Molecule: c-di-AMP riboswitch aptamer (ydaO/yuaA leader)
Organism: marine eukaryotic metagenome
RNA sequence: GGCCGAAUCCCUUCUAAGAGGGAACGGGGGACCCACCUUAUUGGGGUGAAUAGGGCAUCUGCCCUUAGGCAAUUCCUUCUUGCCGAACCCGACAGCUAACCCCGUAGGCGACUGAGGGA
Numbered sequence: 001g002g003c004c005g006a007a008u009c010c011c012u013u014c015u016a017a018g019a020g021g022g023a024a025c026g027g028g029g030g031a032c033c034c035a036c037c038u039u040a041u042u043g044g045g046g047u048g049a050a051u052a053g054g055g056c057a058u059c060u061g062c063c064c065u066u067a068g069g070c071a072a073u074u075c076c077u078u079c080u081u082g083c084c085g086a087a088c089c090c091g092a093c094a095g096c097u098a099a100c101c102c103c104g105u106a107g108g109c110g111a112c113u114g115a116g117g118g119a
Stems, first nucleotide, its partner, number of pairs: 002109003008023006024105006034095001041092001043093001044090004052065005068084005074119006
């Protein structure tokens, strides 16, 4: 140069920090209709790709596989190669859901540069 991710841009105030607003992107709640009435502390639910299984330990950790996901090209796609397959939140409670209401705009990486086809 770029990559994962919604997490970028602009404006106002302002010495600056800070504070506030808008656009855009992302998420949650929330009718009719439809669906479910499969209920139960074995609670239930949400963000996310991150779900499920097996083995060893028995210090709750580790190793393998896996649903799924990412990268290697401006885009799409096939193959190949490499990597991830976590973490957190709500707090008794939520199906979908128009109007409407609410919330987020972080954090972490990177010096490489495989092939075929179609744009």